Annotation
The RNA shown here (Bacterial RNase P class A) has 363 nucleotides and comes from an uncultured Chromatiaceae bacterium. It was read from a public genome assembly, where an Rfam model found it.
RNA sequence: AGAGCCGGCUGGGCAACCGCGGAACCAAAUAAGAGGUUUCGAGGAAAGUCCGGGCUCCGCAGGGCAGGGUGCCAGGUAACGCCUGGGAGGCGUAAGCCUACGGAAAGUGCCACAGAAAAUAUACCGCCGAUGCCCUUUGCUGUGAUGGCGAAGAGCAGGUAAGGGUGAAAAGGUGUGGUAAGAGCGCACCGCGCUGGUGGCAACACCAGUGGCACGGUAAACCCCACCCGGAGCAAGACCAAAUAGGGGAACAUUAGCGUGGCCCGCGCUGUUCCCGGGUAGGUUGCUGGAGGUAUAUGGUGACAUAUACCCUAGAUGAAUGGUUGCCCACGACAGAACCCGGCUUAUAGGCCGGCUCGCCUU
Numbered sequence: 001a002g003a004g005c006c007g008g009c010u011g012g013g014c015a016a017c018c019g020c021g022g023a024a025c026c027a028a029a030u031a032a033g034a035g036g037u038u039u040c041g042a043g044g045a046a047a048g049u050c051c052g053g054g055c056u057c058c059g060c061a062g063g064g065c066a067g068g069g070u071g072c073c074a075g076g077u078a079a080c081g082c083c084u085g086g087g088a089g090g091c092g093u094a095a096g097c098c099u100a101c102g103g104a105a106a107g108u109g110c111c112a113c114a115g116a117a118a119a120u121a122u123a124c125c126g127c128c129g130a131u132g133c134c135c136u137u138u139g140c141u142g143u144g145a146u147g148g149c150g151a152a153g154a155g156c157a158g159g160u161a162a163g164g165g166u167g168a169a170a171a172g173g174u175g176u177g178g179u180a181a182g183a184g185c186g187c188a189c190c191g192c193g194c195u196g197g198u199g200g201c202a203a204c205a206c207c208a209g210u211g212g213c214a215c216g217g218u219a220a221a222c223c224c225c226a227c228c229c230g231g232a233g234c235a236a237g238a239c240c241a242a243a244u245a246g247g248g249g250a251a252c253a254u255u256a257g258c259g260u261g262g263c264c265c266g267c268g269c270u271g272u273u274c275c276c277g278g279g280u281a282g283g284u285u286g287c288u289g290g291a292g293g294u295a296u297a298u299g300g301u302g303a304c305a306u307a308u309a310c311c312c313u314a315g316a317u318g319a320a321u322g323g324u325u326g327c328c329c330a331c332g333a334c335a336g337a338a339c340c341c342g343g344c345u346u347a348u349a350g351g352c353c354g355g356c357u358c359g360c361c362u363u
Stems, first nucleotide, its partner, number of pairs: 002358009012328007020041007043334001047345002050343005055233004062265004067229005072086005087101001088099004102224002107222002109218003124164002126160003131157003135153007172190006191213001192211008237285004247276006256270004292311008
């Protein structure tokens, strides 16, 4: 050179003309006006509606059960299932990346097929057969005869879990000694259990001693444990205006009914619930000054916190930023607020910047 990893910024630009929405000021106006100036005007995800809150309303707002959420440790934050730092496990040569990361000795369930056997789980092939039984062949030797001492081969009883096979996984692993052949059967190291110590807030790591040493895995299976959890939602809610038929029927009624997820207790209220029919539905507010933004300093490994200074940056409501022309150029991706904020996840053409890892060549 090249190949990678991590982080950040941007998301076409310039000019002219016409046209939109908000605010302020000027001007104008009631058979009229809707004009002018200045200024501001969609995102890094506005998306998904997956979490957490602010805010509004209900509920004496309490307790419990059921239900739901999170799941290593320590911090940050208004809070979180988020972020930061650390630990453990895994992947990668590395920079780095991933984790649904409490418990299998409380219990239950499951582990297909294959395989002999899948958990207080086995003997298919193979090895041994020194001990016992039996058959064949054979050597030496002995007796009147029956015998005695061996060798080889085949089989049975029996032993084995080392070797091989099956499988995702098979009674810890490697080596060595020993054995009939083997086996933690013995030993060394590793692993595992127990005890103690050191470091660390902790998760955890390391060290020493001791014991041949347990009956695998799976909880993103049921379950157990620890911590957390009122509900509904801006179409919440508040105010003004308008309109009609404050119509008809049924049920229950203090031993009843209703009260913002279900059930129970408590508490509160005194009426509540259901069906049919009729009328109105316009405006204001909530609605943008905030757990706000930017800069600097201090503290902290960091997420962040504190202090000071400066700034105000969309509020539409059938839904606002569009159209035309010319030039430049990277030839333009994903894509449009609707109460607001902090995250996560997903989509994203192209351009720029910083740091780190490997590595070819040259010096």